[in-house]
RNA sequence: CUCUUAUCAAGAGCAGGUGGAGGGACUAGCCCGAUGAAGCCCGGCAACCGGUUAUCCUAAGGAUUUACACGGUGCUAAAUCUUGCAGCGCAUGCUGGGAGAUGAGAG
Numbered sequence: 001c002u003c004u005u006a007u008c009a010a011g012a013g014c015a016g017g018u019g020g021a022g023g024g025a026c027u028a029g030c031c032c033g034a035u036g037a038a039g040c041c042c043g044g045c046a047a048c049c050g051g052u053u054a055u056c057c058u059a060a061g062g063a064u065u066u067a068c069a070c071g072g073u074g075c076u077a078a079a080u081c082u083u084g085c086a087g088c089g090c091a092u093g094c095u096g097g098g099a100g101a102u103g104a105g106a107g
Base pairs, nucleotide, nucleotide: 001107002106003105004104005103006102007101008100013042016041017040018039022032023031024030026084028082029081043076044075045074048072049071050070051068052067054065055063056062057061080099085096086095087094088093
């Protein structure tokens, strides 16, 4: 980088430290930001994978189950902030898709 698959309307620092102007993927919007952006550290959230625990079926072993949060990620403004394509609708909008993000697996 490509492919497969699952999830994406919940949750997490109003005064933490550092840092200094940018950030929310991209387009168009609309927002956040010197009452301090990104990044880094710390804290926190969740529980995808591993691990452990309980339960169940068991010969090996397994489970659309339970708990922990120990290890590997991830996340921590706004629904993946909305939107970009298609269908329906006068329209607010609804449904699906695309794109994107993250995990796990494969090449």

Overview
Predicted 3D model of a 107-nucleotide RNA (SAM riboswitch aptamer (S box leader)) from Fictibacillus enclensis. RNAcentral holds the sequence, with entries from Rfam and Ribocentre. The model forms 97% of the base pairs in the Rfam consensus. Its mean pLDDT, the model's own confidence on a scale to 100, is 82.